[in-house]
RNA sequence: GGGGGUUUAGUUAAUCGGUAUAACUGCGGUCUCCAAAACCGCUGUGGUAGGUUCGACUCCUACAGCCCCCG
Numbered sequence: 001g002g003g004g005g006u007u008u009a010g011u012u013a014a015u016c017g018g019u020a021u022a023a024c025u026g027c028g029g030u031c032u033c034c035a036a037a038a039c040c041g042c043u044g045u046g047g048u049a050g051g052u053u054c055g056a057c058u059c060c061u062a063c064a065g066c067c068c069c070c071g
Stems, first nucleotide, its partner, number of pairs: 001070007010024004018054001026042005047063005
């Protein structure tokens, strides 16, 4: 220098155009003499910027981070 993959919550992962979901973590509650466990509830997320579309995590483009291959 060229090519490919990947980026979703604090973490690990679902979701192939129609209000983004789960588990763990965190917070609140129930229980307990106290705590843990268990149970109930809540909070919070599409790398950045554009484009296409009635509608985009999803399709397209550029950039950025990480990984791999070629030279």
A computed fold for a 71-nucleotide RNA from a Patescibacteria group bacterium, annotated as transfer RNA. Taxonomically the source falls in Bacteria candidate phyla (Bacteria). Rfam family: tRNA.